A computed fold for a 73-nucleotide RNA from Candidatus Peregrinibacteria bacterium HGW-Peregrinibacteria-1, annotated as transfer RNA. The prediction has a mean pLDDT of 80. Lineage of the source: Bacteria > Bacteria candidate phyla > Candidatus Peregrinibacteriota. Its Rfam family is "tRNA". The family's RNA type in Rfam is transfer RNA.

[in-house]
RNA sequence: GGGUCAAUAGCUCAGUCGGUAGAGCAUCGGACUCUUAAUCCGCUGGUCCUGGGUUCGAAUCCCAGUUGGCCCA
Numbered sequence: 001g002g003g004u005c006a007a008u009a010g011c012u013c014a015g016u017c018g019g020u021a022g023a024g025c026a027u028c029g030g031a032c033u034c035u036u037a038a039u040c041c042g043c044u045g046g047u048c049c050u051g052g053g054u055u056c057g058a059a060u061c062c063c064a065g066u067u068g069g070c071c072c073a
Stems, first nucleotide, its partner, number of pairs: 001072007010025004019056001028042004049065005
């Protein structure tokens, strides 16, 4: 330098055929227990890497960029 994949909640990830974003774990509250742990119930939490474009509507499509992994040179 060229190619390719990834970036979504505190963490690990799902969500692909465009229609107002979810799970598990963690945190917090409650139940249970003499107490803790475990278990069970519930809640909170995200300008979907950044900027632009297309569209009535974009996490999703297009362009550019940033960061990281892999391959080639």